[in-house]
Large-subunit ribosomal RNA, domain VI from a soil metagenome, 249 nucleotides, folded computationally.
It matches the Rfam family "Bacterial large subunit ribosomal RNA".
Context: one part of a larger RNA
RNA sequence: CGCUAGGAAAUUUGAGAGGCUUCGACUCUAGUACGAGAGGACCGAGUUGAACGCACCGCUGGUGUAUGGAUUGUUCUACCAAGGGCAUUGUCCAGUAGCUAUCGUGCGGACCAGAUAAGCGCUGAAAGCAUAUUAAGCGCGAAACUGACCUCAAGAUAAGAUUUCCCUAUGACCCCCCUGAAAGACGAUCAGGUUGAUAGGCGCAAGGUGGAAGUGCGGCAACGCAUGGAGCUGAAGCGUACUAAUAGG
Numbered sequence: 001c002g003c004u005a006g007g008a009a010a011u012u013u014g015a016g017a018g019g020c021u022u023c024g025a026c027u028c029u030a031g032u033a034c035g036a037g038a039g040g041a042c043c044g045a046g047u048u049g050a051a052c053g054c055a056c057c058g059c060u061g062g063u064g065u066a067u068g069g070a071u072u073g074u075u076c077u078a079c080c081a082a083g084g085g086c087a088u089u090g091u092c093c094a095g096u097a098g099c100u101a102u103c104g105u106g107c108g109g110a111c112c113a114g115a116u117a118a119g120c121g122c123u124g125a126a127a128g129c130a131u132a133u134u135a136a137g138c139g140c141g142a143a144a145c146u147g148a149c150c151u152c153a154a155g156a157u158a159a160g161a162u163u164u165c166c167c168u169a170u171g172a173c174c175c176c177c178c179u180g181a182a183a184g185a186c187g188a189u190c191a192g193g194u195u196g197a198u199a200g201g202c203g204c205a206a207g208g209u210g211g212a213a214g215u216g217c218g219g220c221a222a223c224g225c226a227u228g229g230a231g232c233u234g235a236a237g238c239g240u241a242c243u244a245a246u247a248g249g
Base pairs, nucleotide, nucleotide: 001155006166007165008164009163010162011161012160016152017151018150019149022050023049024048025047026046027045028044034039052108053107054106055105056104060101061100062099063098067094068093069092070091071090072087073086074085075084076083077082112147113146114145119140120139121138122137175249176248177193178192179191180190181189198244199243200242201240202239203238204237207233208232209231214227215226216225217224218223
């Protein structure tokens, strides 16, 4: 820009396109059919895997340089104690959220149908027989094909359908601006803008770390114990208008 009355919101049909399409093992049937024996099934039913794919983070783990702790050297806060800076995050031990793994777990391939290939048949002549047919007619038959299953999809210009609201010149809606994340290069999308929990702050609790500082007690001291699952705590949860989403166009 189009989709002709128009605008807004929502739900859809599916022309068409894409995806999936795999392979074992074991058990039963059954030690049956078959076979002298050795051996050992078709068909059918069930179970469990490999690789692959999609999704997710409750579990197991990884990461987690704004979380907690330990510790070395040095410097600063006058000193002690307690802390800050620098040294690869100084080094090390753990670890929330998020992200993530055949290193985790949930699911998938299916079933079924149509039309067929090779092949196998029924009926059956030419050719009194025979013959499935390089005759007519009728069937069975595969991971391939078409559906089925999953995703996108009306720019499908043949531009489809349905519902609600508004309007014969308005209304609906959107934007500028701001707070943001489940979104993200930017736009966009989504959640909000005081009739407000959108983000920050604060409170509570969870999770993490692992027993703060100060004080007291014990010990010559290093240090230990008690107060006390203490103190601190990023992203996640619940709450709370304290701050900022004002006003206006």